[in-house]
RNA sequence: AGAGUUUGAUCCUGGCUCAGAACGAACGCUGGCGGCGCGUCUUAAGCAUGCAAGUCGAGCGGCAAGCUAUGUGUUUACACGUAGCCUAGAGCGGCGGACUGGUGAGUAACACGUGGGUGACCUACCUAAAAGUUGGGAAUAGCCGUUAGAAAUAGCGGGUAAUACCGAAUGUGCUUACAGGAAGAAAGUCUUGUAAGGAAAGGAGCUACGGCUUCGCUUUUAGAUGGGCCCGCGCCCCAUUAGCUAGUUGGUGGAGUAAAAGCCUACCAAGGCGAUGAUGGGUAGCCGGCCUGAGAGGGUGAACGGCCACACUGGGACUGAGAUACGGCCCAGACUCCUACGGGAGGCAGCAGCUAAGAAUAUUCCGCAAUGGACGAAAGUCUGACGGAGCGACGCCGCGUGGAUGAUGAAGGCCGGAAGGUUGUAAAAUCCUUUUGUCAACGAAGAAUAAGCGGAGGAGGGAAUGCCUUCGUGAUGACGUUAGUUGACGAAUAAGCCCCGGCUAAUUACGUGCCAGCAGCCGCGGUAACACGUAAGGGGCGAGCGUUGUUCGGAAUUAUUGGGCGUAAAGGGUACGUAGGCGGGCCUGCAAGUCUGAUUUGAAAGCCCACGGCUCAACCGUGGAGGGUCAUUGGAAACUGGGUCACUUGAGUACAGAAGAGGAAAGUGGAAUUCCAUGUGUAGCGGUGAAAUGCUUAGAUAUGACGAGGAACUCCUAUUGCGAAGGCAGCUUGCUGGGUCGUUACUGACGCUGAUGCUCGAAGGUGCGGGGAUCAAACAGGAUUAGAUACCCUGGUAGUCCGCACCGUAAACUAUGGAUACUCUCUGCCGGCGAUACAUUGUCGGUGGCCAAGCGAAAGCGUUAAGUAUCCCACCUGGGGAGUACGUUCGCAAGAAAUGAAACUCAAAGGAAUUGACGGGGGCCCGCACAAGCGGAGGAACAUGUGGUUUAAUUCGAUGAUACGCGAGGAACCUUACCCGGGUUUGAAUUGCUGAUGGCGAUAAUUGGAGACAGUUAUUUCCCUUCGGGGCGUCAGUGAAGGUGCUGCAUGGUUGUCGUCAGCUCGUGCCGUGAGGUGUCGGCUUAAGUGCCAUAACGAGCGCAACCCUUGUCAUUAGUUGCCAUCAGGUCAAGCUGGGGACUUUAAUGAGACUGCCACCGUAAGGUGUGAGGAAGGGGGGGAUGACGUCAAAUCAGCACGGCCCUUAUGUCCGGGGCGACACACGUGUUACAAUGGGAGGUACAGAGGGCAGCUAUCCGGUGACGGAAUGCUAAUCUCCAAAACCUUUCUCAGUUCGGAUCGAAGUCUGCAACUCGACUUCGUGAAGUUGGAUUCGCUAGUAAUCGUAUAUCAGCAACGAUACGGUGAAUACGUUCCCGGGCCUUGUACUCACCGCCCGUCA
Repeated sequence: AGAGUUUGAUCCUGGCUCAGAACGAACGCUGGCGGCGCGUCUUAAGCAUGCAAGUCGAGCGGCAAGCUAUGUGUUUACACGUAGCCUAGAGCGGCGGACUGGUGAGUAACACGUGGGUGACCUACCUAAAAGUUGGGAAUAGCCGUUAGAAAUAGCGGGUAAUACCGAAUGUGCUUACAGGAAGAAAGUCUUGUAAGGAAAGGAGCUACGGCUUCGCUUUUAGAUGGGCCCGCGCCCCAUUAGCUAGUUGGUGGAGUAAAAGCCUACCAAGGCGAUGAUGGGUAGCCGGCCUGAGAGGGUGAACGGCCACACUGGGACUGAGAUACGGCCCAGACUCCUACGGGAGGCAGCAGCUAAGAAUAUUCCGCAAUGGACGAAAGUCUGACGGAGCGACGCCGCGUGGAUGAUGAAGGCCGGAAGGUUGUAAAAUCCUUUUGUCAACGAAGAAUAAGCGGAGGAGGGAAUGCCUUCGUGAUGACGUUAGUUGACGAAUAAGCCCCGGCUAAUUACGUGCCAGCAGCCGCGGUAACACGUAAGGGGCGAGCGUUGUUCGGAAUUAUUGGGCGUAAAGGGUACGUAGGCGGGCCUGCAAGUCUGAUUUGAAAGCCCACGGCUCAACCGUGGAGGGUCAUUGGAAACUGGGUCACUUGAGUACAGAAGAGGAAAGUGGAAUUCCAUGUGUAGCGGUGAAAUGCUUAGAUAUGACGAGGAACUCCUAUUGCGAAGGCAGCUUGCUGGGUCGUUACUGACGCUGAUGCUCGAAGGUGCGGGGAUCAAACAGGAUUAGAUACCCUGGUAGUCCGCACCGUAAACUAUGGAUACUCUCUGCCGGCGAUACAUUGUCGGUGGCCAAGCGAAAGCGUUAAGUAUCCCACCUGGGGAGUACGUUCGCAAGAAAUGAAACUCAAAGGAAUUGACGGGGGCCCGCACAAGCGGAGGAACAUGUGGUUUAAUUCGAUGAUACGCGAGGAACCUUACCCGGGUUUGAAUUGCUGAUGGCGAUAAUUGGAGACAGUUAUUUCCCUUCGGGGCGUCAGUGAAGGUGCUGCAUGGUUGUCGUCAGCUCGUGCCGUGAGGUGUCGGCUUAAGUGCCAUAACGAGCGCAACCCUUGUCAUUAGUUGCCAUCAGGUCAAGCUGGGGACUUUAAUGAGACUGCCACCGUAAGGUGUGAGGAAGGGGGGGAUGACGUCAAAUCAGCACGGCCCUUAUGUCCGGGGCGACACACGUGUUACAAUGGGAGGUACAGAGGGCAGCUAUCCGGUGACGGAAUGCUAAUCUCCAAAACCUUUCUCAGUUCGGAUCGAAGUCUGCAACUCGACUUCGUGAAGUUGGAUUCGCUAGUAAUCGUAUAUCAGCAACGAUACGGUGAAUACGUUCCCGGGCCUUGUACUCACCGCCCGUCA
């Protein structure tokens, strides 16, 4: 000293939370010792029992017991009496029970604190001084006797003492009255005189008996101590408590007190207190201090100390120096106890202890040895004050639980793929030590000095007893088996708690699977949890550690120090103005504030500093310092203040102008709407997105002229003007407020602000009375709609207008209170006054725009401040609850009127700006996106895929676009993962090691079985070798295998899509507090972020383009299996042959196209053209190529892989079945519905690709699929091998010579095997279907459409699929308004999981 948390990210505002310290604490886990402290905070609840205040015989009467002496009863013994000693208990009397100790209920008060006053007072005991202590009397308790009563207790009679009580004498002092004097502001002060009044008690010791000494007693004075009363200042919350007060405020006379006083009383007066908070309500003992804090402050008032109050609750007095009395009295009440029912007793908030309460707080201990207190002459007695011990880790402080050496880095644990790492020098082991502990001994150390005795000195005295000071000696210890010291023994007797996601130091494994749980805040947990639980390891503290509670801090989050108020919470709607606050320049004096010196006080303890004592520390002691808004007193005079004299610049007044929708009143004007009557005129009008309701042939709408009535004032008219704000607009008149400018004159600070108060205050609403044209809440009807209590339409009442009176609120906004001063530049407008060369320009007041400095979180504000300062007022303190409830005020009512909470709940709510996304926002642009066209799908049948259903199984995956002829480019067995059944367990396949073995195997035959498999027979039988062994195989065992089991949301790789869309970024610089921006925007251009220009940007990268392949033209080279123009040969024919490279072609290398040329447009980039040339022209056509990223997109079943799961099974083998099911729904296709066609016959022309387990010419057989024979080709050589088209003919619009499903029969081929479940052929059968609803798909040229061909997979085939190939070969595009998708710029946003968002209400 800060940190976390609002957001995708940012800055700010703002709350919540944490880290610190503290505690009379409690709870959880744990616990060795000692010292010093602390210990019912809760119900001032109730209390059994014991103790806590007595003492004095040297005040008094007297006395049980005991002792001594003595006497009597006959001596011991015993009994009785007398005298003395000693006194217990009781009584009279004195002093003390008013202290000590406890508690905090009450109390908001002179209770407390602080400083004063008392000339308005008291003070026992104590100290000092002065004076006295003479002489008498009458009682009464105890006691004795007796009475009543259960008891407590009470009564009667008798007699008795005192330091008890009462007179008398004396009176230095004293008191009272009166008369004088002195000081003093005054007063009860001091002083003089006279008169009156009032005292006492004795005891003890000594004695020379005279008295003396001492303790007491009386009067007076002074002191000390302790108190009483009064005053200044300080001292909690609520205004949703605003008025309170009759003894109330004052006076006079009296009463009363120790003492002032309405303290009390009678009379008189009518005062007193209050917004500087009275009165009322709530809460509370106050302080020194304690805790916290840098401080200022905030909180608190345990222990210790001071004061106050209280003593079961309430009231009252007595006694006394002192009480309205904790362990006294009386009365009342509640409660408890005793009782013989008649009556009585009691008060732990003393120390222990008990009960209840509570989270919670101790022993019914020891002792008066010390300190202190009461009494006493003293010894001494009493003392739950106190000194100690006990219990409690409750707190603070200290010590210990061992030290050294010790690596093979042991074992074990944990982690790891292994190597290994870690626990960890830790342990073990060896050598030591003994604080502590156990046992024993020592230790009466320190705490301690009195009385007495012995001695010395001193004062006074005649002496004695005594008095004062001092030296020596000197009994007494609760704690205590003390502290401490020594010895013996032996590492021996002693470590836990919390935490480890961030804040916050410290991490891994397993278990769990939004469960169990954690959590101070944010938040973890839904199968890989560093956040739950456990373990290992680590971190922190340590006899403690955590949790909970409370306080301060951090929090500048109530801001005096030290905050704010345009948009985050917050400026009153507005002016006037009271109290208050603040206030211009000069001189003079005062000294209240202010500054300064001195003095008193601010108790002790505590805090701080220094020193010292316990071994240290805590603790304790000594000394010092510090502390007040205090008091008294001396001084200074700048500033503030108050006073005097004077000033003019602030403020105001007078005079002269000009401007204005300023106000209120009266009058007046035209246009328009509506209405009335009327003329013309005829069928509609009106209204809307479209309609309808409505009006209209009874004449509307339209139109002409006349009339009525109410309301509002077109143009001028605006960044205009006026007003305090609300607000103010036709014109005229008079009345009237304010501002402003100009010039002199006058007053002389008269000013600013403004709580309470009061004025005005849009719209709307209310009351009463008018008025009522328009418009128009409510209401009615028509539409819209799923509904439509709305938006739209037709009507329409309050109201809108006027007068009077209320209401008192608005986004009453410039969301910006008022006043004053100061602080750049530029540019408009309004109203004055000047100067001028008539270009201009100065100044005052107002009203706008853009900006500097500065401010601000930013956006912005910026002389009209949100800048710099001063003064005054209002207001704010997280969001919701809530401007709600209650109370009060206002109002006729309505109440958005004024004031204005809490419970509860959340961790945010909010401001400004940023990136994106989105918008039924805008602009620009693109795409078979629409449009223009061509052909389809959706209807039919079939094929195929999917859903669904079914099933033993119908294996699994893919599911909007981006699944559905998809994985699968070939499910009869196999495949195969599914189902049923049967086998098998180191296993079907791979591999290491150990042991045994030399077989295994092959061939042939054979048994059981569906087969896998399990047996049998026969034959045959290892290889290499250095002779050690090695290899190979089998069997047994082991490590391991195997899994199409799960998780594509743990992953790699691959793929789809946006999208072949033009985008996505970086470096440096610059801008911004920052997120970010700029670059990448703007203009033009492009298919393109393609390029050019401009430019705080300059460059660069991934994409685009190009480079690559293919196709189109040409050239060169090469020439077989391809080609054949020329030459020659030759055939029925044929490049068939010789030959040739010209052509075609093949396949390698090049050329070519670049807006290069021309014209036009353009700055350029570039664009345009029936342009030229060219095979090709502006990217020539096609392909491959897919940026940053998005969809937790798809795939664990292609493969790979983490984790989990199975291991005589979820592995593996075999047979059979299933993946092919079938009321249905969808997708993709095929074939059609026909004449641009079908059938028949004839006849042409491709490209690409394949072929030896193959393609097959040719010939033969078969209607045919195909079969048989046979030939060529391992391929530019042989072969598969064309169809539409074209020609001829037939059919003639029909469910047909269209269409071919379905079914029947017979076959062919493949294959172990075509039943479930293949394809093909022939014959027969001949279904639906006559061009397809809403809707929807593809395509812009060699494209669509149409025609066939080939291939992969493959024994065969579901292929009508997929992938390629060529043949024939169109139509249309005006254009970008709209639909869909996309790109760029901009705008709004409360969205950022990003509109499939967010969010509101109702119901459950």